The prediction has a mean pLDDT of 82. Predicted 3D model of a 99-nucleotide RNA (c-di-GMP-I riboswitch aptamer) from Firmicutes bacterium UBA2598. Taxonomically the source falls in Bacillota (Bacteria, Bacillati). The model forms 95% of the base pairs in the Rfam consensus. It was read from a public genome assembly, where an Rfam model found it.
[in-house]
RNA sequence: AGCGCCUUUGGGCAAACCUUCCGAAAGGGAGGGACGCAAAGCUACGGGUCUACAGCUUUUGCCGGACAUCGGCAGGGCCAAGAUCGCCGGGUUGCCGCU
Numbered sequence: 001a002g003c004g005c006c007u008u009u010g011g012g013c014a015a016a017c018c019u020u021c022c023g024a025a026a027g028g029g030a031g032g033g034a035c036g037c038a039a040a041g042c043u044a045c046g047g048g049u050c051u052a053c054a055g056c057u058u059u060u061g062c063c064g065g066a067c068a069u070c071g072g073c074a075g076g077g078c079c080a081a082g083a084u085c086g087c088c089g090g091g092u093u094g095c096c097g098c099u
Stems, first nucleotide, its partner, number of pairs: 001099004012037002017032006035086001041092003045089003048084003055078004060074005
């Protein structure tokens, strides 16, 4: 440096689900638990996907009303600055074995 079929040993991580906490949500932390994983270590850098509190918008409904091109609430739409590295790629570090 390449490879993980032949290929093992030692160890490592931990999906779903449950409890609890954080969060508007997606999701995340801790404990339990193992479907899987050779980078399922780290990094949201590119793409994808998920969410939409706030914000913007509204040909919908209701209410208020000073009747305005008005306001409020609910519903709909848009939106990442949120999330995911166990979706893929990139970057970076690294155990064991074989060559």